[in-house]
RNA sequence: GACCUCUUGGUCAAGCGGUUAAGACAUCGCCCUUUCACGGCGGUAACAUGGGUUCGAGUCCCAUAGAGGUCG
Numbered sequence: 001g002a003c004c005u006c007u008u009g010g011u012c013a014a015g016c017g018g019u020u021a022a023g024a025c026a027u028c029g030c031c032c033u034u035u036c037a038c039g040g041c042g043g044u045a046a047c048a049u050g051g052g053u054u055c056g057a058g059u060c061c062c063a064u065a066g067a068g069g070u071c072g
Base pairs, nucleotide, nucleotide: 001071002070003069004068005067006066007065010025011024012023018055027043028042029041030040031039048064049063050062051061052060
């Protein structure tokens, strides 16, 4: 330099163009317990950035940024 893949809460991770973006861990609150731990219930918190297509985009297209890989 060329090509390919990936980017979703603090972490991991699902989501084949249409419901309020699922779940686990973590965190916060309450319950339980003499207390802690365990357990139960609930809350907060995310689509890399900018455009485009579409009635509708996490999903499709383009560019940029970052990460990984192959080739030279």
Model confidence (mean pLDDT): 81 of 100. Transfer RNA from a Clostridia bacterium, 72 nucleotides, folded computationally. The sequence was found in a public genome assembly. Rfam family: tRNA. It is annotated as a transfer RNA. Its family is annotated with triplet codon-amino acid adaptor activity in the Gene Ontology. Rfam's curators write: Transfer RNA (tRNA) molecules are approximately 80 nucleotides in length.